[in-house]
Molecule: SAM riboswitch aptamer (S box leader)
Organism: Anaerolineae bacterium
RNA sequence: CACUCAUCAAGAGAGGUGGAGGGUACGGCCCUGUGAAGCCUCGGCAACCACCGCGAUUGAGCAGUAGGUGCCAACUCCGGCAGACAAACAUGUCUGAAAGAUGAGAG
Numbered sequence: 001c002a003c004u005c006a007u008c009a010a011g012a013g014a015g016g017u018g019g020a021g022g023g024u025a026c027g028g029c030c031c032u033g034u035g036a037a038g039c040c041u042c043g044g045c046a047a048c049c050a051c052c053g054c055g056a057u058u059g060a061g062c063a064g065u066a067g068g069u070g071c072c073a074a075c076u077c078c079g080g081c082a083g084a085c086a087a088a089c090a091u092g093u094c095u096g097a098a099a100g101a102u103g104a105g106a107g
Stems, first nucleotide, its partner, number of pairs: 001107001003105006013042005021031003026079003043072003048068002050065002053062002076099001081096006
């Protein structure tokens, strides 16, 4: 980097450094010199993998621990595409897709 599968409405931030961006891109709307991104330290959340125990139809499920990841503004911040419904319109609601993120697997 592209592929497969699962999940994405919950949860969890302080200090130092740095010095203008950040929320992937676009549109919107936000955050930000009352200090953005990045980096460091400490802390926290969660439970994908792992490990441990129980256990069906021998591996579905349940419980636990935190070793490997991950995460700690806003539902993946919202929308874009398709369908359904409501509405005079603007638009709104719901479902799905696409894209993205994370994990696991196989290239």